[in-house]
RNA sequence: CUCAUCCAGAGGGGCAGAGGGAACGGCCCGACGAAGCCCCGGCAACCAUCUCGGCGCACUCGCAUCCGCGGGGCCCGCCGGGACAGGUGCCAACUCCGUCCCGCGACGUCCGCGGGAAAGAUGAG
Numbered sequence: 001c002u003c004a005u006c007c008a009g010a011g012g013g014g015c016a017g018a019g020g021g022a023a024c025g026g027c028c029c030g031a032c033g034a035a036g037c038c039c040c041g042g043c044a045a046c047c048a049u050c051u052c053g054g055c056g057c058a059c060u061c062g063c064a065u066c067c068g069c070g071g072g073g074c075c076c077g078c079c080g081g082g083a084c085a086g087g088u089g090c091c092a093a094c095u096c097c098g099u100c101c102c103g104c105g106a107c108g109u110c111c112g113c114g115g116g117a118a119a120g121a122u123g124a125g
Base pairs, nucleotide, nucleotide: 001125002124003123004122005121006120011040012039013038014037015036019029020028021027023099024098025097026096041091042090043089046087047086049083050082051081052080053079054078055077056076059072060071061070062069063068095119100116101115102114103113104112105111
C1' cells in the first nucleotide's frame, strides 16, 4: 500500500501498584486493585493442513475433421460446506458512543433513526 472482517463469542490466579478504554469530546472501568509481565484456562476460525460438493481449466481419449460433438480430468483456479487447532488474534461496554458527509423524523442549534466516509483494530498478501 491492497483486500477481507469488525451488533456473535470467551477469565481465573500470581507479581506489581495508578492508571486504562488509539486521538479529541462524552460516558465508563479502576485500591472490591488500572497499565505492564508471568502461569493456567477459554473464544473464534483469518492463514496453514486435511476433506466433500459445484463450476472452470491445462491436459487427455473417442468420433468427426474448416466448424464441432461426446467422455475422462490427478494437478491448478474460483465458489460453497465440513474437520482440525499448527501460525496469528482475541477474552467490560457494537470498534463503548459520537466526531466528517448525505437522507428521513417535527422545529434554528441541540436530538433520534438509517446509510456512507474517515480513523482504528485483526488477518492475509
Molecule: SAM riboswitch aptamer (S box leader)
Organism: soil metagenome